Overview
This is a predicted structure of a 349-nucleotide part of an RNA (small-subunit ribosomal RNA, central domain) from an uncultured bacterium. The coordinates come from a structure-prediction model, not an experiment, and the mean pLDDT is 89.
Context: one part of a larger RNA
């Protein structure tokens, strides 16, 4: 390599869009490149396989026959594949609604919290296991009232919903985007997948310029303890936030790759649609998309999965293949950097 695997044992790519290649719905005509069969030619001999024969056996020898490939030639046409015309059920277009914290921008609002004025007031406050550093008679803490900043949006809130993924939630407006539902017009296979490649991509973190209310790495201090480079406490700088760029990770998780058909129910919800129901209305009931629980069949090493599969298939891409070394050296490649991707070995168990 073959096989055999990927939820948790090693082992699903962070996500997506899409090249280039794999693969590809019904039904007919035709071709005859793939595929079948004759036939011919070559595949040296010897050796392996198979029959069978000689040395007493046996190794050894002889004899035949298979072998796979390859060229040419005639001929099958069911599958693939080509061409040609056709279908509508995949997929896609129109029409009509519909749900929603999808995405960007702009505007608006209250709570709280910090400081500023100012008023009432006075001796404490704050923290802790329990202190203390810390604030305060220059008047704090507490409490009213004005005002200013900056960052986040209680309740409603769900087992909710959207988004491909990272994610997304105050409250209006515009701009972009998916996604479901009904009606069946319309194009007629346009489909799926997707090596390379392109953009997306939390939190930190770089690089410019703002911005800075809370919080808080680092950094003082007080505690604590043998010691405390910590856990607790009082400050507090980078960050936290915005602009634009850049970086590319993660327990980027459901530790389950896309796609698509099949395979018992049961029940609750969230969005269509439609009958039934008082004309609308709770409620039943059918039917289409979604989140979630049970559980049959199966499937699993088990836990557990089970129409949202880890079951039955079939396409197509990623991945693994003993444990350290080691995601390490080196080497390219990308980055300001910081570190990203790629990725061994010797030795050792």
């Nucleotide at each position: 390599u073959u096989g055999g695997g990927u939820u948790u044992a090693a082992a699903g790519g962070g996500u997506g869009c899409g090249u280039a290649g794999g693969c590809g719905g019904c039904g007919a005509g035709u071709u005859a490149a793939g595929u079948c069969a004759g036939c011919g030619g070559u595949a040296a001999a010897a050796g392996c396989c198979c029959g069978g024969g000689g040395c007493u056996c046996a190794a050894c020898c002889c004899c035949g026959g298979c072998c796979c490939g390859c060229c040419g030639u005639u001929g099958a046409a069911a599958c693939u594949g080509g061409c040609u015309g056709g279908c509508u059920u995949g997929a896609g277009u129109u029409g009509g609604g519909g749900a929603a914290a999808g995405g960007c921008a702009g505007g608006c609002g209250g709570a709280a919290u910090g400081c500023g004025c100012g008023g009432u007031g006075u001796a404490g406050c704050g923290g802790u296991g329990a202190a203390a550093u810390g604030c305060a008679u220059a008047g704090a803490u507490a409490u009213c009232g004005c005002g200013c900043a900056g960052a986040a949006c209680c309740c409603c809130g769900a087992u909710u919903g959207c988004g491909a993924a990272g994610g997304c939630a105050g409250c209006c407006u515009g701009c972009c985007g998916g996604c479901c539902c009904c009606a069946c017009a319309c194009u007629g296979a346009c489909g799926c997948u997707g090596a390379g490649g392109c953009a997306c991509g939390a939190a930190a973190g770089c690089g410019u310029g703002g911005g800075u209310a809370u919080c808080g790495a680092a950094c003082a201090g007080g505690a604590u303890u043998a010691g405390a480079u910590a856990c607790c406490c009082u400050g507090g700088u980078a960050g936290u936030c915005c602009a634009c760029g850049c970086a590319g990770u993660a327990a980027a998780c459901g530790a389950u790759g896309a796609a698509u058909g099949c395979u018992a129910a049961c029940u609750g919800u969230c969005c269509g649609g439609u009958g039934c129901g008082a004309a609308u209305g709770a409620g039943c009931g059918c039917u289409g998309g979604g989140c979630g629980g049970u559980a049959c069949a199966g499937c699993g090493a088990a836990a557990g999965c089970g129409u949202u599969a880890a079951g039955c298939a079939u396409u197509c891409c990623a991945c693994c293949u003993g444990g350290g070394g080691a995601g390490u050296a080196c080497g390219c490649c990308g980055g300001c950097a910081a570190c990203g991707g790629u990725g061994a070995a010797a030795c050792u168990c």